[in-house]
Context: one part of a larger RNA
RNA sequence: GAUGAACGCUUUCGAUAGGCUUAACACAUGCAAGUCGAGGGGUAACGUGUUGGAAGCUUGCUUCCGAUGACGACGACCGGCGGAUGGGUGCGUAACGCGUAUGCAACUUGCCUCACAGCGGAGAAUAACCCGGAGAAAUCCGGACUAAUGCUCCAUACACUCUUAGGGACCCAUGUCCCUGAGAGGAAAGAUUUAUCGCUGUGAGAUAGGCAUGCGUCCUAUUAGUUAGUUGGUGAGGUAACGGCCCACCAAGACAGCGAUCAGUAGCCGGCUUGAGAGAGUGUACGGCCACAUUGGGACUGAGACACGGCCCAGACUCCUACGGGAGGCAGCAGUGGGGAAUUUUGCACAAUGGGGGAAACCCUGAUGCAGCGACGCCGCGUGAUUUAGAAGGCCUUCGGGUUGUAAAAAUCUUUUGUAUGGGAAGAAAAUGACAGUACCAUACGAAUAAGGACCGGCUAAUUACGUGCCAGCAGCCGCGGUAAUACGUAAGGUCCGAGCGUUGUCC
Numbered sequence: 001g002a003u004g005a006a007c008g009c010u011u012u013c014g015a016u017a018g019g020c021u022u023a024a025c026a027c028a029u030g031c032a033a034g035u036c037g038a039g040g041g042g043u044a045a046c047g048u049g050u051u052g053g054a055a056g057c058u059u060g061c062u063u064c065c066g067a068u069g070a071c072g073a074c075g076a077c078c079g080g081c082g083g084a085u086g087g088g089u090g091c092g093u094a095a096c097g098c099g100u101a102u103g104c105a106a107c108u109u110g111c112c113u114c115a116c117a118g119c120g121g122a123g124a125a126u127a128a129c130c131c132g133g134a135g136a137a138a139u140c141c142g143g144a145c146u147a148a149u150g151c152u153c154c155a156u157a158c159a160c161u162c163u164u165a166g167g168g169a170c171c172c173a174u175g176u177c178c179c180u181g182a183g184a185g186g187a188a189a190g191a192u193u194u195a196u197c198g199c200u201g202u203g204a205g206a207u208a209g210g211c212a213u214g215c216g217u218c219c220u221a222u223u224a225g226u227u228a229g230u231u232g233g234u235g236a237g238g239u240a241a242c243g244g245c246c247c248a249c250c251a252a253g254a255c256a257g258c259g260a261u262c263a264g265u266a267g268c269c270g271g272c273u274u275g276a277g278a279g280a281g282u283g284u285a286c287g288g289c290c291a292c293a294u295u296g297g298g299a300c301u302g303a304g305a306c307a308c309g310g311c312c313c314a315g316a317c318u319c320c321u322a323c324g325g326g327a328g329g330c331a332g333c334a335g336u337g338g339g340g341a342a343u344u345u346u347g348c349a350c351a352a353u354g355g356g357g358g359a360a361a362c363c364c365u366g367a368u369g370c371a372g373c374g375a376c377g378c379c380g381c382g383u384g385a386u387u388u389a390g391a392a393g394g395c396c397u398u399c400g401g402g403u404u405g406u407a408a409a410a411a412u413c414u415u416u417u418g419u420a421u422g423g424g425a426a427g428a429a430a431a432u433g434a435c436a437g438u439a440c441c442a443u444a445c446g447a448a449u450a451a452g453g454a455c456c457g458g459c460u461a462a463u464u465a466c467g468u469g470c471c472a473g474c475a476g477c478c479g480c481g482g483u484a485a486u487a488c489g490u491a492a493g494g495u496c497c498g499a500g501c502g503u504u505g506u507c508c
Stems, first nucleotide, its partner, number of pairs: 001507003005504005013380002016377001019373001020339001025337003029334003034081003039078002042074002046072003049068009088292003097217008107209002112205007120154004130143005160185011190197002218264001225255003230252006237245001267289004271282004294315005317328004345371001347370003353367001354365004384413004393404004418445006427435001452497005457478003463492005473480002
């Protein structure tokens, strides 16, 4: 000098940033991912219309009870898109994990953009609903009915895929690209308020990823040998794709003193701290990448996951149970217990920015924007200003005086801040403001509401008195204290910082 700090004493206000560094310990409760009726069958609730009945009377209205999906809508259900983003944490990982630079003649890419072409015909189911049944529940079973942008089949089709014939261009080995033929294979879905929005194939782009490689990336030799899918080949399989990725067979290789292997520690980086620099330390917040989601394993769906708020199995734990069986996962936001020196509210709003769905209206969004808490950091402001004598009191004294000290009092002035009243934004493109009657402005009042902490032997700015008497105590180092202690304790005075000041930890 720095700090995600803590502790002690103290504390007016504002702006801004940050706030479980420990138990990746266990979690009550609420919320954090939905949306589309312009895909569908429908109608549980609400409302409208129509209609039947009853009651009241103002005789055409009100109330009540039904019926009706006709309409606005819409719980549950089928279907689509999104739940792979956003948000959290740093367990694991010394690794192509990360950083940097390249490569893919070895690859994928939903939504978006552009271009070309297409959208013809048919069918079988199934949930919901209904009926019946099992169960304490979670849930499940059977029967019957029905729809779709759900599923299946046929047709047609290219620049697609496969096989094959001929020709050409190019290259970094394997090869890549183009042209002309032949054969085989493969698509589709509709909705509507008629404006549009969708659907299928192919090519190109954009975006996002996957894979490979060079170099760099902590400590230990009181770890010296390690390795059998191990290293390579051939052939099959698998993948979007290369590859021992996996398998069969064959060979016996591969790595290592330029440190293999084992052990320890650790997410990596942009950065941050310090330093003149070289370097050293560090990785909180913000941004990029990675890994993980109670522990371990597995796949399914999908453009994308081996999936935090999805599924299955096993383990530990917690809860419910009618003992047969079930339910759960805060390292999301709040919050609780626990651990700890130590770290916040079970707040408001989708107004803004952004995200998902939707044609839109709109809905959802603990992302985000705000507010709350704590001097935790940094920055800013104030606690008054001017004039005057040397009062009292305190302390010291050589008893003359000195000092506190223009300090107080007194007088004059100001009003940052504060309080009260009134006005009142920008942030919002037409509407829409959580923040918030906030920031800010005006007027009035009144010095009014606002100073502490450490130190004073040397290092190191700042000294005297009393008390104590190697005691009590101090101390970062040297060291002080055994009767005049500038070093302990108190007081007065002084010094340094100041809404802070000291102490402790850690780094340079």

The part of an RNA shown here (small-subunit ribosomal RNA, 5' domain) has 508 nucleotides and comes from an uncultured bacterium. RNAcentral holds the full RNA, with entries from ENA and SILVA.